[in-house]
RNA sequence: GAUAAGGGCAAACCCGCCGAAAGGCGGGGACGCAAAGCCAACGGGGCUAACGCGCGGAAAUGCCGCGCCAGGCCGGCUGGGCUACCGAA
Numbered sequence: 001g002a003u004a005a006g007g008g009c010a011a012a013c014c015c016g017c018c019g020a021a022a023g024g025c026g027g028g029g030a031c032g033c034a035a036a037g038c039c040a041a042c043g044g045g046g047c048u049a050a051c052g053c054g055c056g057g058a059a060a061u062g063c064c065g066c067g068c069c070a071g072g073c074c075g076g077c078u079g080g081g082c083u084a085c086c087g088a089a
Stems, first nucleotide, its partner, number of pairs: 001086001008033002013028006031076001037082003042079003045074003052068006
C1' cells in the first nucleotide's frame, strides 16, 4: 500500500461438539480484512457470572429472582509488542 501478481484469513447464519455463560473447536458459508497471523499475567475497553457474597420469594436446606464480583471470555473493539508474502506511486 496499487483496478499489480501469487495467494491467505473467514463475519452473520446453519449443523455437530465443549462450556453455567460469554465464548471456543470442527464442517458448511462469505460480511469483510494489507497483518482479520501470534501475544489477554504489557495496557485500555467490552461481554459473561459458575463459585462466592448480599437481598428477596416460597412452609423450607434444596430451588428461583435481583445486585456485586474474573487469574473466565473477546486480538474481526483498541493502544502496544513480535513475526510475515509482493514491490508500482

Predicted 3D model of an 89-nucleotide RNA (c-di-GMP-I riboswitch aptamer) from a soil metagenome.
The coordinates come from a structure-prediction model, not an experiment, and the mean pLDDT is 86.
Rfam family: c-di-GMP-I riboswitch aptamer. Rfam links the family to the GO term cyclic-di-GMP binding.